[in-house]
RNA sequence: CGGCUCAACUCUGGAGAGCGGCCGAUGCUCAGCAUGCGGCCCACCGAAGGGGCAGGCGGCCACGCCGCUAUCUCUCAGGUACCAAGGACAGAGGGGAAUGA
Numbered sequence: 001c002g003g004c005u006c007a008a009c010u011c012u013g014g015a016g017a018g019c020g021g022c023c024g025a026u027g028c029u030c031a032g033c034a035u036g037c038g039g040c041c042c043a044c045c046g047a048a049g050g051g052g053c054a055g056g057c058g059g060c061c062a063c064g065c066c067g068c069u070a071u072c073u074c075u076c077a078g079g080u081a082c083c084a085a086g087g088a089c090a091g092a093g094g095g096g097a098a099u100g101a
Base pairs, nucleotide, nucleotide: 001100003099005097006096009093010092011091012090013089018042020041021040022039023038024037025035026034027033028032043080044079045078049076050074051073052072055069056068057067058066059065060064
């Protein structure tokens, strides 16, 4: 001095599926009603995290083994009216690390 790659952090966009049932707790204007409350059961979703396979890439003692990796898949975890929150991922900043001359 230049290129490439990736982290924290900031801004923007960002989907799906139950106003389910029972029991309890709390509050109220108490035959009842309400709750970003708790537990259990049933149904459902797939975009925190986690597991699995295909394809791809790479390595090797090489005609199969291993490693990495999806928005596919499982649904353990999570979630399921609106709003809010969360949110993979994408874009724009941001600068630390590694690397080259």